The part of an RNA shown here (small-subunit ribosomal RNA, 5' domain) has 544 nucleotides and comes from an uncultured bacterium.
Context: one part of a larger RNA
RNA sequence: GAACGAACGCUGGCGGCGUGGAUUAGGCAUGCAAGUCGAACGCGAAAGAGGGAGCAAUCCCUCGAGUAGAGUGGCGAACGGGUGAGUAACGCGUGAAGAACCUGCCUUCAACAGGGGGAUAACACUCCCAACGGGGUGCUAAUACCGCAUGAGACCACGGGGUCGCAUGGCCCUGAGGUCAAAGGUGGCCUCUAUUCAUAAGCUACCGGUUGAAGAUGGCUUCGCGUCCCAUUAGCUAGUUGGCGGUGUAAUAGACCACCAAGGCGACGAUGGGUAGCUGGUCUGAGAGGAUGGUCAGCCACACUGGGACUGAGAUACGGCCCAGACUCCUACGGGAGGCAGCAGUCGAGAGGCUUUGUCAAUGGGGGAAACCCUGAACAAGCGACGCCGCGUGGAGGAUGAAGGCCCUUGGGUUGUAAACUCCUUUUGCUGGGGAAGAAAGCGAUCAGGUGAAUAAUCUGGUCUUUUGACGGUACCCGGCGAAUAAGCUCCGGCUAACUCCGUGCCAGCAGCCGCGGUAACACGGGGGGAGCAAGCGUUGUUC
Repeated sequence: GAACGAACGCUGGCGGCGUGGAUUAGGCAUGCAAGUCGAACGCGAAAGAGGGAGCAAUCCCUCGAGUAGAGUGGCGAACGGGUGAGUAACGCGUGAAGAACCUGCCUUCAACAGGGGGAUAACACUCCCAACGGGGUGCUAAUACCGCAUGAGACCACGGGGUCGCAUGGCCCUGAGGUCAAAGGUGGCCUCUAUUCAUAAGCUACCGGUUGAAGAUGGCUUCGCGUCCCAUUAGCUAGUUGGCGGUGUAAUAGACCACCAAGGCGACGAUGGGUAGCUGGUCUGAGAGGAUGGUCAGCCACACUGGGACUGAGAUACGGCCCAGACUCCUACGGGAGGCAGCAGUCGAGAGGCUUUGUCAAUGGGGGAAACCCUGAACAAGCGACGCCGCGUGGAGGAUGAAGGCCCUUGGGUUGUAAACUCCUUUUGCUGGGGAAGAAAGCGAUCAGGUGAAUAAUCUGGUCUUUUGACGGUACCCGGCGAAUAAGCUCCGGCUAACUCCGUGCCAGCAGCCGCGGUAACACGGGGGGAGCAAGCGUUGUUC
């Protein structure tokens, strides 16, 4: 000098864009943060309104409404969001390999979807329980569950042939054998068939289902190289190193197991200890390098602590489950409930760090045929000079160089064109009016094309109409008013730009280094004057 997720002191007008719990991975009140589908399925209210019966209590019917609601089932919940505790490791970065692998939804292609069965929740009745919850009996549905059929195809083992490779071997064709599938829903129509002018066991479109081949995407595994400090850590290792056979996995493998051999690593730093998430980047520097890894992006790890598996295409799962532990809460003392390192917020520790806000309008995600629903992701607003950038606090004229202050050799000098005063402007501010872009979609109508028997329906594209904005009456524009609402901080001995007076008297004090202060202190404190930066200026800390 530059920089910072900074803090502290004094001061403080506005805007834009960023950024804001670095310490206790400490504890958490409260609300929200993951749902959705009735076009998979069976049930199915109430309030209220109207009507009827009845002396009344009350009962019945219609609407509310096949709505609310819970349940079965499907998809999602493995994404998105947070944090950096652990990890010195194939964790990360980079480059390869998989002839050792998996991949839901999506895309393309090929083939298929025949015929059956038994349950169960919800519900009803009933029992136990403080609660959480649980038991029994009976009824019922499905795209839930289970056999059978079929097998283009896949897989398994056997046989034949071709071709290729860096080894184990890979790929293709083929023969006979064994094993393995499925589910329907919604809309429309009458060409064919059957009843007869409308329906279906029919046709058709869309959404689904099953099997297989390929793609895309995402993942898994292995390897080369790189990746902090300590040798005042020098030896380490028995599943250890290798083999054979198995288990296991999507797959390789001492990953695991039985047997056999005695190996394997290390001064090119093993082992041990300490520290640490890694990278793109960021800061600094002419560069080489050094330091660093906050925000943003990629990867990894974690989710009260430790362990475990289940479900699933995918987790060994932050807002799932089980066990143990610590802690908090409830309890009828028998037993239960919980997990903010999601968004806000609270307490604590701390020098130190924000609102218990708005909206799904946009972008994106989940579900759904769609309408739409959900989304503390996101977009916005709020708070903080925390940072960067921009703007303003007025401009021009104005000497009798006014008054006052300060200094003085008493002549004057300086503050100083500074003020007053005159003219002007209106950024900002206040006020009145207008007022966005961000909106594309979607719904509806219609036209063309595809499927189709069809002018129906549906899909794709075009045209037209209409609807949707949290921010926000914001940005921006126009008018009015009036210099009006807006300057401080540090320094002045040298380094280092800027000097005098008074007070003090080795005191009080200053200080980054050298050093100042003991009676004329340019160095302490105050006044005047000056220098520098400026909505900031200084100090402290840290890095280069």
The full RNA is in RNAcentral, with records from ENA and SILVA. The coordinates come from a structure-prediction model, not an experiment, and the mean pLDDT is 84.